This is a predicted structure of a 70-nucleotide RNA (transfer RNA) from Pristionchus pacificus. The source organism's lineage runs through Eukaryota, Rhabditina, Diplogasteromorpha, Diplogasteroidea and Pristionchus.
RNA sequence: GGUGUAGUGUAGUGGUUAUCACGUCUGCUUCACACGCAGAAGGUCGCCGGUUCGAUCCCGGCCGAGACCU
Numbered sequence: 001g002g003u004g005u006a007g008u009g010u011a012g013u014g015g016u017u018a019u020c021a022c023g024u025c026u027g028c029u030u031c032a033c034a035c036g037c038a039g040a041a042g043g044u045c046g047c048c049g050g051u052u053c054g055a056u057c058c059c060g061g062c063c064g065a066g067a068c069c070u
Stems, first nucleotide, its partner, number of pairs: 003064002007022003015053001024040005046062005
């Protein structure tokens, strides 16, 4: 200096209901499993503060993991 968003990987941008894929669960299908189809659950957007009418987004500090230089 960059980064932190469902179990994993990701999109997002000052304004409502935060996106998608995989995974998980339920149902249909099958003798059964897989594939496929339909549906559902799962996120205090790392923490604390600040700015603002309003912060996942902007600013500061802290914490975590990682890259580079010496």
Model confidence (mean pLDDT): 82 of 100. Its Rfam family is "tRNA". Rfam classes the family as a transfer RNA.